A computed fold for a 324-nucleotide RNA from uncultured Oxalobacter sp., annotated as Bacterial RNase P class A. Taxonomically the source falls in Oxalobacter (Bacteria, Pseudomonadati, Burkholderiales, Oxalobacteraceae). It matches the Rfam family "Bacterial RNase P class A". By type it is a ribozyme. The prediction has a mean pLDDT of 76.
RNA sequence: AGCAGGCCAGACAGUCGCCGGUUUCCGGAUUCAUGCCGGGAACGGGAGGAAGGUCCGGACACCACAGGACAGGGUGACGGUUAACGGCCGUCCGUCGAAAACCGCAAGGCAUAAGACGAGGAACAGGGCCACAGAGACGAGCGUAUUAGGUUACGGUGAAACGCGGCAACCUCCACCUGGUGCAAUUCCAAAUAGGCACGCAUUGAUGUGGUCCGCGGAGCGUGUGGGUAGGAAGCUUGAGCGCCGGAGUAAUCCGGCGCCUAGAUGAAUGACUGUCAUAGUGCCUCGGCACCGUAACAGAAUCCGGCCUAUCGGCCUGCUUUU
Numbered sequence: 001a002g003c004a005g006g007c008c009a010g011a012c013a014g015u016c017g018c019c020g021g022u023u024u025c026c027g028g029a030u031u032c033a034u035g036c037c038g039g040g041a042a043c044g045g046g047a048g049g050a051a052g053g054u055c056c057g058g059a060c061a062c063c064a065c066a067g068g069a070c071a072g073g074g075u076g077a078c079g080g081u082u083a084a085c086g087g088c089c090g091u092c093c094g095u096c097g098a099a100a101a102c103c104g105c106a107a108g109g110c111a112u113a114a115g116a117c118g119a120g121g122a123a124c125a126g127g128g129c130c131a132c133a134g135a136g137a138c139g140a141g142c143g144u145a146u147u148a149g150g151u152u153a154c155g156g157u158g159a160a161a162c163g164c165g166g167c168a169a170c171c172u173c174c175a176c177c178u179g180g181u182g183c184a185a186u187u188c189c190a191a192a193u194a195g196g197c198a199c200g201c202a203u204u205g206a207u208g209u210g211g212u213c214c215g216c217g218g219a220g221c222g223u224g225u226g227g228g229u230a231g232g233a234a235g236c237u238u239g240a241g242c243g244c245c246g247g248a249g250u251a252a253u254c255c256g257g258c259g260c261c262u263a264g265a266u267g268a269a270u271g272a273c274u275g276u277c278a279u280a281g282u283g284c285c286u287c288g289g290c291a292c293c294g295u296a297a298c299a300g301a302a303u304c305c306g307g308c309c310u311a312u313c314g315g316c317c318u319g320c321u322u323u324u
Stems, first nucleotide, its partner, number of pairs: 001321008010277007018046002021043008048298001052309002055307005060182004072178005077091005092120001093118004102109002121173002126171002128167003138163001142155004186234004196225006208216002241260008278295001281292005
């Protein structure tokens, strides 16, 4: 100089809150209360590297234990890795890739390193297309020369020109993969009111009208029960988990040992303030100190996991290459 990768995402202390968990205490539900409701105390936990986009792949759940065919969709060098993938790793091939060297007066050219990128199967199965230039673009022919004869040779242009060229990121063919819907999946418990069903009572007047009778009123009433709704619970966070050490492998990755438990809400918590220090920023000057500012970017879990992509203030660390 040129590249590649990893890590952090203010620290500590105090006060006051918020959401789950465990233990415990108090009160309430007419009596009991390992259960329910309300409240308190103690202890412990409480967002991310992308929690985001929902693009790809899985787990899980239901549909018919998702099996065959067709359509549709996807993938495409070779090998490996994985639960799986269009991801990742390695190798090959192609394209690119540096101040040096070489060529050049110069602009620049040439070939490479680390590295970057690649939708990198097939063009004698078939169809389609090939800009500009060029007479002509894949099909029949043109110009010049030549010959018995489009018989032979050459041809400005152009990526490709008379040849069994190119394009499959146009259709297509080949090989392989692929059922659909998503936690608002799915399962369980279950009010009030209004319907449904069964039984009983009721115009010979039920029920109602403050307890009884009279009176008044006049078509429903009572009991049981099924389904559904509101609501509640499970699914729900112990998992392809995380950290350290050792081993196998070029690597992705895998194996072994030890240790750890780290949100689980649903009007959706994860915050606010104070102090000290440190970073960034601003100002001053005696240039390494002082003062101010007040935590600084992108952003906010919602079933979980592996990737990809996108957003991102500032800082730290490591490795690779060369003919500097």